[in-house]
RNA sequence: CUUAUCAAGAGCGACUGAGGGGACAGGCCCAAUGAAGUCCGGCAACCUGCUUAAGCAAGGUGCUAAAUCCUGCGGUUUUUUGCCGAAAGAUGAG
Numbered sequence: 001c002u003u004a005u006c007a008a009g010a011g012c013g014a015c016u017g018a019g020g021g022g023a024c025a026g027g028c029c030c031a032a033u034g035a036a037g038u039c040c041g042g043c044a045a046c047c048u049g050c051u052u053a054a055g056c057a058a059g060g061u062g063c064u065a066a067a068u069c070c071u072g073c074g075g076u077u078u079u080u081u082g083c084c085g086a087a088a089g090a091u092g093a094g
Base pairs, nucleotide, nucleotide: 001094002093003092004091005090006089011040013039014038015037019030020029021028024072025071026070027069041064042063043062046060047059048057049056050055068088073085074084075083076082
C1' cells in the first nucleotide's frame, strides 16, 4: 500500500497494587467488592490442519467490560433523537 472483518464469543484463578477505557477534546463508564501489568486459564474472527460440506481442532497470530464505549467529518431527518456513510483506528491475510 491492497483487501476482509470489527453489535457474536471468552475467569467468582494466582501474583501485584492505582489507575484504566490508544492519543487530543467533550461525554459516559470501569476500578481497593482490586485498575494497568505478568502468569495460568479461556474464546475462535483470519491463516493453518482434518472434513464433500456443516463442522471440528487450537499450530501461527489475535482477542478475552460496555458497538472500535459514544461523539468529532458528510448525507438524511424541521430540530432533538434516530438512521446511513466516510475518516481514523485495531486485527488478519497478501
The RNA shown here (SAM riboswitch aptamer (S box leader)) has 94 nucleotides and comes from uncultured Ruminococcus sp. Rfam family: SAM riboswitch aptamer (S box leader). Rfam's curators write: The SAM riboswitch is found upstream of a number of genes which code for proteins involved in methionine or cysteine biosynthesis in Gram-positive bacteria. NCBI's taxonomy places the organism under Bacteria, Bacillota, Eubacteriales, Oscillospiraceae, Ruminococcus. The model forms 97% of the base pairs in the Rfam consensus. The RNAcentral record of the sequence draws on MGnify.